[in-house]
The RNA shown here (transfer RNA) has 83 nucleotides and comes from a Candidatus Vogelbacteria bacterium. Taxonomically the source falls in Candidatus Vogeliibacteriota (Bacteria, Bacteria candidate phyla). Its Rfam family is "tRNA". About the family: Transfer RNA (tRNA) molecules are approximately 80 nucleotides in length. The sequence was found in a public genome assembly.
RNA sequence: GCCGGAGUGGCGUAAUGGUAGUCGCACACGACUCAAAAUCGUGUAUCCGUAAGGGUGUGGGAGUUCGAGUCUCCCCUCCGGCA
Numbered sequence: 001g002c003c004g005g006a007g008u009g010g011c012g013u014a015a016u017g018g019u020a021g022u023c024g025c026a027c028a029c030g031a032c033u034c035a036a037a038a039u040c041g042u043g044u045a046u047c048c049g050u051a052a053g054g055g056u057g058u059g060g061g062a063g064u065u066c067g068a069g070u071c072u073c074c075c076c077u078c079c080g081g082c083a
C1' cells in the first nucleotide's frame, strides 16, 4: 500500500430501517440469617432539576429516509489476510 472484519451502559453481549438498553457479569440497597455465604427482590448511561420532568447519548463527522446502532461516504482505533 491492497482486501476483509470489528467498535453499543463499568465489563461482555443482543437488537428485521420503527420506543436505544436485551441477557449475563460486576456493583449498591433491601429481604432471609445469630452472623455470613447461597438464594430472592429492587436499582445502576450522562447532564440539568428538591421533585415532577426535560435535554443529550450506539468511536467522530456528513448523507439517504417520515424514521438510522442498522444503509451510503470520509476519518479514527483495534483485529486478520495479502504484498
Base pairs, nucleotide, nucleotide: 001082002081003080004079005078006077007076010025011024012023018066026044027043028042029041030040031039045056046055047054048053059075060074061073062072063071